RNA sequence: GGGCUCGUGGCGAAGAGGUAUCGCGCUCCAUUGGCUAUGGAGAGGCCGCGGGUUCGAUUCCCGCCGAGUCCA
Numbered sequence: 001g002g003g004c005u006c007g008u009g010g011c012g013a014a015g016a017g018g019u020a021u022c023g024c025g026c027u028c029c030a031u032u033g034g035c036u037a038u039g040g041a042g043a044g045g046c047c048g049c050g051g052g053u054u055c056g057a058u059u060c061c062c063g064c065c066g067a068g069u070c071c072a
Stems, first nucleotide, its partner, number of pairs: 001071007010024004018055001026042005048064005
C1' cells in the first nucleotide's frame, strides 16, 4: 500500500428500512438473624464520525477514523 470482517448502554452480543432487544453488571424492594441465591421493579445507548438515497436509515451507498485478519 491492497483485500476481507467488524465498530450498537459499563462489558458481551442480537437487530439487516418503520424512532433498539437480550444476558451479565448497576440501583431499589421483597424474602433471610445476616450473606449468598431467588423473585419483582427501575436507571442507563438514539447505534464510531461526516455526507448521500428514501416519506423514513442502526439497517442500503460513498468517504474518513479505529480494531482484527490475510497478502505484498

RNAcentral holds the sequence, with entries from ENA. A computed fold for a 72-nucleotide RNA from a Nanobdellota archaeon, annotated as transfer RNA. It matches the Rfam family "tRNA". It is annotated as a transfer RNA. The coordinates come from a structure-prediction model, not an experiment, and the mean pLDDT is 81.